[in-house]
This is a predicted structure of a 110-nucleotide RNA (SAM riboswitch aptamer (S box leader)) from a Salibacteraceae bacterium. Lineage of the source: Bacteria > Pseudomonadati > Bacteroidota > Flavobacteriales > Salibacteraceae.
RNA sequence: AACUUAUCAAGAAAGGUGGAGGGAACGGCCCUUUGAAGCCUUGGCAACCGGUUAGCGAAAGCUCUCCAAGGUGCCAAUUCCAAUUCCGAGCAAUCGGGAGAAGAUGAGUA
Numbered sequence: 001a002a003c004u005u006a007u008c009a010a011g012a013a014a015g016g017u018g019g020a021g022g023g024a025a026c027g028g029c030c031c032u033u034u035g036a037a038g039c040c041u042u043g044g045c046a047a048c049c050g051g052u053u054a055g056c057g058a059a060a061g062c063u064c065u066c067c068a069a070g071g072u073g074c075c076a077a078u079u080c081c082a083a084u085u086c087c088g089a090g091c092a093a094u095c096g097g098g099a100g101a102a103g104a105u106g107a108g109u110a
Base pairs, nucleotide, nucleotide: 002109003108004107005106006105007104008103013042014041015040016039017038021031022030023029027081028080043075044074045073048071049070050067051066054063055062056061079102084099085098086097087096088095089094
């Protein structure tokens, strides 16, 4: 890199270093010299893995309560918005909703 599966409307930043970009991809919009990316330190969020309570079940397992030592992850904006398709509203611009694609993260497989 690939496949399967769950989740993606909530939450959580300071310092040092660095010195111009960043937000995945085209477009929009936004962040940024009042200091971008990257790296380091410290702190935090969350609860996927993990531990735990209760219920159901023949079992596999499902639902539920609590915890946060450990493994990941994350700490501007809904995955920032849209992108393809369908439905509805509208003269239109556009707006609202559903599905999907792509992506991110976890767990598992070979």

Background
The prediction has a mean pLDDT of 84. The sequence was found by an Rfam model in a public genome assembly.